[in-house]
RNA sequence: CGGAGCGUAGCGCAGCCUGGUAGCGCGCCAGCAUGGGGAGCUGGAGGUCGUGGGUUCGAAUCCCGCCGCUCCGA
Numbered sequence: 001c002g003g004a005g006c007g008u009a010g011c012g013c014a015g016c017c018u019g020g021u022a023g024c025g026c027g028c029c030a031g032c033a034u035g036g037g038g039a040g041c042u043g044g045a046g047g048u049c050g051u052g053g054g055u056u057c058g059a060a061u062c063c064c065g066c067c068g069c070u071c072c073g074a
Stems, first nucleotide, its partner, number of pairs: 001073007010026004020057001028044005050066005
């Protein structure tokens, strides 16, 4: 320098192709339960979807630029 993949909750990921309420597991908080914990059960909080623009009634999703990480090639 060229090409590809990835970036979404504290962590690991799905959703993207086919635009229409942002989810799952673990973790965290509260309650139940226990002599007290752990496990279990019930409920809850937590997200400007990497960033800046564009298209659209509407963008995590489509288009363009940029940033970061990984891999391949030179």
The RNA shown here (transfer RNA) has 74 nucleotides and comes from a Minwuiaceae bacterium. It matches the Rfam family "tRNA". Rfam describes the family as follows. Transfer RNA (tRNA) molecules are approximately 80 nucleotides in length. Its family is annotated with triplet codon-amino acid adaptor activity in the Gene Ontology. The family's RNA type in Rfam is transfer RNA.